[in-house]
RNA sequence: GGCGUGAUAGCUUAGUUGGUUAGAGCAUCGGCUUCAUAAUUCGAAGGUUGGGGGUUCGAAUCUCCCUCACGCUA
Numbered sequence: 001g002g003c004g005u006g007a008u009a010g011c012u013u014a015g016u017u018g019g020u021u022a023g024a025g026c027a028u029c030g031g032c033u034u035c036a037u038a039a040u041u042c043g044a045a046g047g048u049u050g051g052g053g054g055u056u057c058g059a060a061u062c063u064c065c066c067u068c069a070c071g072c073u074a
Base pairs, nucleotide, nucleotide: 001073002072003071004070005069006068007067010026011025012024013023019057028044029043030042031041050066051065052064053063054062
């Protein structure tokens, strides 16, 4: 240099061929429980999906450019 895969919550990740509120586990905070702590259990907060354009009534999903990570190859 060429090709491919990936980037979604603090961490690990799901998201089916574009369709209404982007979910889950762990962690955090609060309640219940306990003499107390942990565990259990209930609840809450936390994302505009790596950045920017395009297509579309509608984009995490399609498409283009850029950035970053990993792999293959010369």
Predicted 3D model of a 74-nucleotide RNA (transfer RNA) from Candidatus Uzinura diaspidicola str. ASNER. The RNAcentral record of the sequence draws on ENA, GtRNAdb and Rfam. Rfam family: tRNA. It is annotated as a transfer RNA. From the family's description: Transfer RNA (tRNA) molecules are approximately 80 nucleotides in length. The organism belongs to Candidatus Uzinura diaspidicola, within Bacteria. Its mean pLDDT, the model's own confidence on a scale to 100, is 81.